[in-house]
RNA sequence: CGGUGCCCAGAGCCGAGUCGCCGGAGAUCCUCUCCGGCGAACGGGGGAACCAAUCGACACCGGGGCUCAUCCACCUCCCGAGGUGGAGGCGCGAUCUUUCUGCGCUCGCCCGUCAGCUAACCCCGUAGGCCGACGAAAGAGAGCCG
Numbered sequence: 001c002g003g004u005g006c007c008c009a010g011a012g013c014c015g016a017g018u019c020g021c022c023g024g025a026g027a028u029c030c031u032c033u034c035c036g037g038c039g040a041a042c043g044g045g046g047g048a049a050c051c052a053a054u055c056g057a058c059a060c061c062g063g064g065g066c067u068c069a070u071c072c073a074c075c076u077c078c079c080g081a082g083g084u085g086g087a088g089g090c091g092c093g094a095u096c097u098u099u100c101u102g103c104g105c106u107c108g109c110c111c112g113u114c115a116g117c118u119a120a121c122c123c124c125g126u127a128g129g130c131c132g133a134c135g136a137a138a139g140a141g142a143g144c145c146g
Base pairs, nucleotide, nucleotide: 012130013129014128018040019039020038021037022036023035024034025033026032041126042125043124044123045122046121051116062114063111064110065109066108070087071086072085073084074083075082076081088106089105090104091103092102093101095140096139097138098137099136100135
């Protein structure tokens, strides 16, 4: 000097997953953390009228919800499942929007035979994870300095 790994901090990222108040407890005052409540905010589900649906045959076969996480083709394989490619969808490149462009993701979970939409009304959630890289143009809007 270069490379690699780990830890911490700062600045950030995905996501609805944040904030305030009251009471109690832990700890050393400050403050912080945890527990139990109330409220706000954000997010999700159920739930009228109207509308939609409602019929017949065959094959297979319950159906539905959260989430970007779905669909199609081909291949492998003992059903299952796995792999490749594509379309669609989603995230990041450090104010925002659009376009171009680069790099990535496309999981998982739940209900339990039941739910179209849906005013009133009712119910539920407030997690978890990441931290490498650090584009361009136009428009808009700020901050700082002179």
The RNA shown here (c-di-AMP riboswitch aptamer (ydaO/yuaA leader)) has 146 nucleotides and comes from Patulibacter minatonensis DSM 18081. The sequence was found by an Rfam model in a public genome assembly. Rfam family: c-di-AMP riboswitch aptamer (ydaO/yuaA leader). From the family's description: This family represents a conserved RNA structure found upstream of the ydaO and yuaA genes in Bacillus subtilis and related genes in other bacteria. Gene Ontology terms of the family: cyclic-di-AMP binding and regulation of gene expression. The organism belongs to Patulibacter minatonensis, within Bacteria. The prediction has a mean pLDDT of 76.